[in-house]
The RNA shown here (FMN riboswitch aptamer (RFN element)) has 117 nucleotides. The prediction has a mean pLDDT of 84.

RNA sequence: AAAAAUACUCGGGGCGGAGUGAAAUUCUCCACCGGCGGUGAAAGCCCGCGAGCGCCACGGCGCUGAUUCGGUGAAAUUCCGAAGCCGACGGUAAAGUCCGGAUGAAAGAGUAUGGCA
Numbered sequence: 001a002a003a004a005a006u007a008c009u010c011g012g013g014g015c016g017g018a019g020u021g022a023a024a025u026u027c028u029c030c031a032c033c034g035g036c037g038g039u040g041a042a043a044g045c046c047c048g049c050g051a052g053c054g055c056c057a058c059g060g061c062g063c064u065g066a067u068u069c070g071g072u073g074a075a076a077u078u079c080c081g082a083a084g085c086c087g088a089c090g091g092u093a094a095a096g097u098c099c100g101g102a103u104g105a106a107a108g109a110g111u112a113u114g115g116c117a
Base pairs, nucleotide, nucleotide: 005113006112007111008110009109010108016030017029018028019027031097032096033087034086035049036048037047038046044085045084052063053062054061055060067083068082069081070080071079089100090099091098
C1' cells in the first nucleotide's frame, strides 16, 4: 500500500400549452422525466439491485415494468440516425409528473479514523 472494523456525509427527475367538463397537472391532443452496480464502448426498456406489495421461523423467501430496425466499430439491444415502449401503493374526475406514508427507508457512492513496513 490493501482488507476488516468504526464513525460521518451524500444518496430521484418530470404537466408547460390546448380541448371537454360542474369538477381533471388524473381523460383527449401536443409536451416533459429516467435511482444504483455491472456489462469488450457511455443503457429507463441487456444482467442484477433498490424502491413497492405479500409471506416470515425476523435469518430471509416470493412477486414485481418496457425495444426494435439501420449505421460505425475489434467490441455497442449502451454510441449515432429512426421509429416505439414502460413507470408501486393510498387519495382525488381515472395520476410516471399533484398530495400522502416520507424531516422515512434504501441500492450504492464518498470522506475520516484504522491497520502494515